Predicted 3D model of a 74-nucleotide RNA (transfer RNA) from Funneliformis geosporum. Its mean pLDDT, the model's own confidence on a scale to 100, is 81.
RNA sequence: GCGGGGAUGGCCAAACUGGCAAAGGCGUCAGAUUUAGGAUCUGAAGACUGGGGGUUCGAGUCCCCCUUCCCGUA
Numbered sequence: 001g002c003g004g005g006g007a008u009g010g011c012c013a014a015a016c017u018g019g020c021a022a023a024g025g026c027g028u029c030a031g032a033u034u035u036a037g038g039a040u041c042u043g044a045a046g047a048c049u050g051g052g053g054g055u056u057c058g059a060g061u062c063c064c065c066c067u068u069c070c071c072g073u074a
Base pairs, nucleotide, nucleotide: 001073002072003071004070005069006068007067010026011025012024019057028044029043030042031041032040050066051065052064053063054062
């Protein structure tokens, strides 16, 4: 340089052929329980999806450019 894959809450990780409020787990906070803590149970907050642009009634999902990480190749 070329080819392929990834980037989604604090962390991990889903979202099928574009279409309801972007799942779930861990963690955090509150409550229940406990002498207390842990464990368990209940509830809550937290992302508009790496950045920019485009297509569309509608984009995490499609197209273009850029950034970054991983793998392959010479």
Rfam family: tRNA. Gene Ontology term of the family: triplet codon-amino acid adaptor activity.